Predicted 3D model of a 71-nucleotide RNA (transfer RNA) from Candidatus Doudnabacteria bacterium RIFCSPHIGHO2_01_FULL_49_9.
Its Rfam family is "tRNA".

RNA sequence: GGGCCCAUAAUUUAAUGGUAGAAUGCGACAUUUGCAAUGUCGAGAUGCCGGUUCGAUUCCGGCUGGGUCCA
Numbered sequence: 001g002g003g004c005c006c007a008u009a010a011u012u013u014a015a016u017g018g019u020a021g022a023a024u025g026c027g028a029c030a031u032u033u034g035c036a037a038u039g040u041c042g043a044g045a046u047g048c049c050g051g052u053u054c055g056a057u058u059c060c061g062g063c064u065g066g067g068u069c070c071a
Base pairs, nucleotide, nucleotide: 001070002069003068004067005066006065007064010024011023012022013021018054026042027041028040029039030038047063048062049061050060051059
């Protein structure tokens, strides 16, 4: 320098164009003498800029970051 792949919550991940779900973690409550475990409830996310579309996590382009291969 070039090819390919990836980017969603604090972490690990679903969602193939129509209200973004889950697990772990976090907070509150219940339970306990207390802790743990368990149950209920709650907060929390689509890397950035554009394009297509009535509508974009999804399709397209660019940028940024990461991974991998070649030189």

RNAcentral holds the sequence, with entries from ENA. NCBI's taxonomy places the organism under Bacteria, Bacteria candidate phyla, Candidatus Doudnaibacteriota.